[in-house]
Molecule: Guanidine-I riboswitch aptamer
Organism: Nitrospira sp.
């Protein structure tokens, strides 16, 4: 000093926390009393919904290459590898393996 074979979108899942829904506790309100109802707390509630992976999972699309008389268009087959990683910040309710970021570094 250099090192890109690094597209795109769904759907999921490790994993996250709490705006809503449920749960849970406290207190009030009605009641004889259960029931019900409000509020406040509570994610150290396993939940329903949410958020969610460049180094997780599947799919579609897209990129390339070959060969069909083979330019274009169609068919067919066939790659599309690898990948250790902070601190800090950011978004949103709020948090994260989400975004900075395949970024500093490391090797």
């Nucleotide at each position: 000093c250099a090192a890109a074979a690094g597209g795109a979108a769904a759907a999921c899942u490790a994993g996250g926390g709490u705006u809503c829904c449920g749960g849970c506790u406290u207190u009030c309100u009605c009641g004889c009393a259960a029931a019900a109802g409000a509020a406040a707390g509570u994610g150290u509630c396993u939940g329903g919904g949410c958020c969610a992976a460049g180094a997780g999972u599947u799919u579609u699309c897209g990129g390339c290459c070959u060969c069909g008389c083979a330019u274009a268009a169609c068919g067919a087959g066939g790659c599309u590898c690898c990948a250790c990683g902070g601190a800090g910040g950011g978004a949103u309710a709020a948090a994260a393996a989400c975004c900075c970021g395949g970024g500093a570094g490391a090797u």